């Protein structure tokens, strides 16, 4: 330098053009417990790595940039 792949709550992950971004760990809180864990209940927390295009609408599609991974040179 050139190819290819990934980026979404604190973390892991689903959504692959049209709802209110969904679920698992974790977080708070309330139950139960002598108590803590466990279990149950409720809850709260992300507009999607950055700009810009296309579309009546974009996390999803194009462009460009950043930043990790990986192969080639």
């Nucleotide at each position: 330098g050139c190819c290819g792949g990934u980026g979404u709550g604190g973390c892991c992950u689903a959504g692959u053009g049209g709802u209110u971004a969904a679920g698992g760990c974790g977080c708070u809180g309330c139950g139960c417990u002598c108590a803590u864990a466990a279990c149950g209940c409720a809850g709260a927390g992300a507009g999607c790595g950055a700009g810009g295009g296309u579309u009546c609408g974009a996390a999803u599609c194009c462009c460009u940039c950043c930043a990790c991974c990986g192969g080639c040179a």
Overview:
A computed fold for a 73-nucleotide RNA from a Candidatus Aenigmatarchaeota archaeon, annotated as transfer RNA. Its mean pLDDT, the model's own confidence on a scale to 100, is 83. Its Rfam family is "tRNA". Rfam classes the family as a transfer RNA. The sequence is in RNAcentral, with records from ENA.